The RNA shown here (Guanidine-I riboswitch aptamer) has 103 nucleotides and comes from a Paracoccaceae bacterium. Of the family's consensus pairs, 100% are formed in the model.

């Protein structure tokens, strides 16, 4: 200096708002998230799980580093970070984005 197993999905949480429900206020047509909540959104740097992936081992085929497979073993580490913009009803630690930048 370059590269990476820096992939993905589900559930949940921190967090987030206000379409709908509820609640509150009001009283006939509309208000309040400066309402605990249910629904809803939701983490790269939160948790769990699945798949994928990586290394090894084993098996198959004439042969294997290569192709196909395994109910086998192991791994999947680390991680500071704006401003601004975007979506949905709306907002966000969501998305742009492990971005710019920094160490």
């Nucleotide at each position: 200096g370059u590269g990476c197993a820096g992939g993905u999905u589900g559930c949940u949480u921190a967090g987030g708002g206000u379409u709908c429900c509820g609640c509150c206020a009001g009283u006939u047509c509309a208000g309040g998230g400066u309402c605990u909540g249910g629904u809803c959104c939701a983490a790269g740097a939160a948790g769990c799980a699945g798949c994928a992936c990586c290394c090894g081992g084993c098996g198959g085929c004439a042969a294997a580093u290569u192709c196909c497979g395994c109910u086998c073993g192991g791994g999947c580490a680390c991680a500071c970070g704006g401003a601004g913009g975007g979506a949905c009803a709306a907002a966000a630690u969501c998305c742009c984005g492990g971005g710019a930048g920094g160490u």

The sequence was found by an Rfam model in a public genome assembly.